[in-house]
RNA sequence: AAACCAUCCAGAGCGACUGAGAGACCUGGCUCGCUGAAGUCGCAGCAACCGCCCUAUGGGGGGAACCGGUGCUAAGGCCAGGACCGAUGGAGA
Numbered sequence: 001a002a003a004c005c006a007u008c009c010a011g012a013g014c015g016a017c018u019g020a021g022a023g024a025c026c027u028g029g030c031u032c033g034c035u036g037a038a039g040u041c042g043c044a045g046c047a048a049c050c051g052c053c054c055u056a057u058g059g060g061g062g063g064a065a066c067c068g069g070u071g072c073u074a075a076g077g078c079c080a081g082g083a084c085c086g087a088u089g090g091a092g093a
Base pairs, nucleotide, nucleotide: 004090005089006088007087008086013043014042015041016040017039021032022031023030025082026081027080028079029078044073045072046071049069050068051067053063054062055061077085
C1' cells in the first nucleotide's frame, strides 16, 4: 500500500503573501470568487477520533477540554445520478 473498524444533516475565521479559479472525480445542476478563489504561513476558534484524567467496568457507557497527536472552521461529502467512490480518525502487518 491493500484489507479492517468508526464517523461524515451539529459546531467554529481573521490577518499576511499571492493572484483566478474553487466546491475530490465523471455527467447535469446550483453556489462561491478580483468587495480576492485555490494554495502557503501566522494567530484565533470549533469539535471530541486517539492519548491523558474522573466515574464505572464483562462488552461497553458517561463526564471533562488543562496538556499532547490529528482533524475541521460557506452551503448535508453543496444537490441528483455514477464509480474499484471519497475524506478524517482509529487499529495495524